Small-subunit ribosomal RNA, 5' domain from a metagenome, 470 nucleotides, folded computationally. Its mean pLDDT, the model's own confidence on a scale to 100, is 87.
[in-house]
Context: one part of a larger RNA
RNA sequence: GAGCGAACGCUGGCGGCAGGCCUAAUACAUGCACGUCGAACGCACCUUCGGGUGAGUGGCGGACGGGUGAGUAACACGUGGGAACGUGCCUUUUGGUUCGGAAUAAUCCGGGGAAACCUGGCCUAAUACCGGAUGUGCCCUUCGGGGGAAAGAUUUAUCGCCAUUAGAGCGGCCCGCGUCUGAUUAGCUAGUUGGUGGGGUAAAGGCCCACCAAGGCUACGAUCAGUAGCUGGUCUGAGAGGAUGAUCAGCCACACUGGGACUGAGACACGGCCCAGACUCCUACGGGAGGCAGCAGUAGGGAAUCUUGCGCAAUGGGCGAAAGCCUGACGCAGCCAUGCCGCGUGAAUAUGAAGGUCUUAGGAUUGUAAAAUUCUUUCAGCGGGGAAGAUAAUGACUGUACCCGCAGAAGAAGCUCCGGCUAACUUCGUGCCAGCAGCCGCGGUAAUACGAAGGGGGCUAGCGUUGCUC
Numbered sequence: 001g002a003g004c005g006a007a008c009g010c011u012g013g014c015g016g017c018a019g020g021c022c023u024a025a026u027a028c029a030u031g032c033a034c035g036u037c038g039a040a041c042g043c044a045c046c047u048u049c050g051g052g053u054g055a056g057u058g059g060c061g062g063a064c065g066g067g068u069g070a071g072u073a074a075c076a077c078g079u080g081g082g083a084a085c086g087u088g089c090c091u092u093u094u095g096g097u098u099c100g101g102a103a104u105a106a107u108c109c110g111g112g113g114a115a116a117c118c119u120g121g122c123c124u125a126a127u128a129c130c131g132g133a134u135g136u137g138c139c140c141u142u143c144g145g146g147g148g149a150a151a152g153a154u155u156u157a158u159c160g161c162c163a164u165u166a167g168a169g170c171g172g173c174c175c176g177c178g179u180c181u182g183a184u185u186a187g188c189u190a191g192u193u194g195g196u197g198g199g200g201u202a203a204a205g206g207c208c209c210a211c212c213a214a215g216g217c218u219a220c221g222a223u224c225a226g227u228a229g230c231u232g233g234u235c236u237g238a239g240a241g242g243a244u245g246a247u248c249a250g251c252c253a254c255a256c257u258g259g260g261a262c263u264g265a266g267a268c269a270c271g272g273c274c275c276a277g278a279c280u281c282c283u284a285c286g287g288g289a290g291g292c293a294g295c296a297g298u299a300g301g302g303a304a305u306c307u308u309g310c311g312c313a314a315u316g317g318g319c320g321a322a323a324g325c326c327u328g329a330c331g332c333a334g335c336c337a338u339g340c341c342g343c344g345u346g347a348a349u350a351u352g353a354a355g356g357u358c359u360u361a362g363g364a365u366u367g368u369a370a371a372a373u374u375c376u377u378u379c380a381g382c383g384g385g386g387a388a389g390a391u392a393a394u395g396a397c398u399g400u401a402c403c404c405g406c407a408g409a410a411g412a413a414g415c416u417c418c419g420g421c422u423a424a425c426u427u428c429g430u431g432c433c434a435g436c437a438g439c440c441g442c443g444g445u446a447a448u449a450c451g452a453a454g455g456g457g458g459c460u461a462g463c464g465u466u467g468c469u470c
Stems, first nucleotide, its partner, number of pairs: 001470004006466005013343006019336002021301001026299003030296003035060003040057002043054004067254003077178006085171003090167002094163004098132004108121005138147003152159003180226003187217003192214008229251004233244004256277005279290004307333001309332003315329001316327004346375004355366004379411001381406005389397001414459005419440003425454005435442002
């Protein structure tokens, strides 16, 4: 000098755009954040007889979106390759969609419990469940053969369902290279390293197991310890480099702590389940409920970081044939000079007024500065009009942006410095005191260095200080 997610002190007019718990991955009151489908199904209720509402069965979605950075020095990430894989929805190819069966929730009748909820009996439907047939293609095969599917709805045409082919996108796996500090960490390793055979998986593989061999890594730093999410980027710098990883984007990991699987195309699942633990709450003491690192908000910690707002109008997502419903994603508004950018706080005129300060007492300076006169009206204010964002309809923002008119200089300037570095000087007070200070250093009776005043320099809705980086 530049920079910052900054903080502190003094000060503070307006607008646009952005940003806003860096600390306790501490604990959380309250509300909301994931539902939807009656064009899969039975039932109950309402009905204007068109239809609608409710819980339940069933389907799809809850694996996305949103948050955080605790862990992780690792194929986690970046980059470039690879082969032994999966894939709901979407596109595409070919073919099929046949015949049966047994249940069950809801409802009804009971029982238990404070509650959460649990439980017995009768009945019932389906695109829920099960069996047979067929099976072009598909899978396995010792080439003989074997295995294995489907679901209908409404009304004349669609939407579905099953198998199969290819694709796209997405994901799982493997490898080369790159990726912090410490040797006051020098040896580490027994499923360890490799093989054979098997199991397991969507899939290669000690991933797991049996047997066999004795290997594997390491001074080019293994192991251990510390620290840390990684990257595109960001800051700085002429560059090389150094530092950094807020906001935005990609990837990863996590969801009270630890472990586990279920369902599913996909999870070992933030607002799902089970177990254990800590904590909080309810209880009729028998037993139960919970998880804000979602959006707001509260307490705490801290130098420090916002509203318990509006709307689904737009964009996007889920479900649905659609109408539509849901969406704290998102779009907006609110707060904060936190930053960047823009604008304003007026313009012209000398009689050089008064006052202040200095003075060699003549004057100089403050200074066109004030007053006065003449003008102007940006921004703010008041009144009127009034978009685009939307496409036929639909606008939270919002009577917003913007335009026109009105009044009146009217409502709007501070902070810091003035010994040298470093732009800017005098007087008074003080007297090694009080104090200043980034470094050198000032102050002990004429201090341009302390305090005040006058004057001046710098920046300006900011200025200065502190912290951190280059």